[in-house]
RNA sequence: UAUAAUCUUCGGGGCAGGGUGCAAUUCCCGACCGGCGGUAAUGCGGCAGGUGCCGUUAGCCCGCGAGCGAAAGCAGACAUCGGUGAGAUUCCGAGGCCGACAGUAAAGUCUGGAUGGAAGAAGAUUGAU
Numbered sequence: 001u002a003u004a005a006u007c008u009u010c011g012g013g014g015c016a017g018g019g020u021g022c023a024a025u026u027c028c029c030g031a032c033c034g035g036c037g038g039u040a041a042u043g044c045g046g047c048a049g050g051u052g053c054c055g056u057u058a059g060c061c062c063g064c065g066a067g068c069g070a071a072a073g074c075a076g077a078c079a080u081c082g083g084u085g086a087g088a089u090u091c092c093g094a095g096g097c098c099g100a101c102a103g104u105a106a107a108g109u110c111u112g113g114a115u116g117g118a119a120g121a122a123g124a125u126u127g128a129u
Base pairs, nucleotide, nucleotide: 003127004126005125006124007123008122009121010120017029018028019027031109032108033099034098035064036063037062038061043056044055045054046053047052059097060096067074068073078095080094081093082092083091101112102111103110
């Protein structure tokens, strides 16, 4: 340095304020939130110093997860507008849109399955080359 096995730890956020109503954090106005891996240009940070290296950056681009199903399988949302550029659905500005199952006045945000599980991430030990 590469690889195999075992083990350990970690591994999700959010209705302020108001309206109607007997009753709603579920409806209405409005507010708020964004798991994991990939991709990364002229963004951002760092290093180096002549131009390169490292890190980081997507809810709606690609894939995965929880969930449903006997199984096959199913499982959300911008080909949006403008800007820069050779190149961006990832950067900058603006607008739009989406969000498992069960319960309950109809829920992305409450309660519950769940002190669970998982996509995965980090580390340790041992063996082999």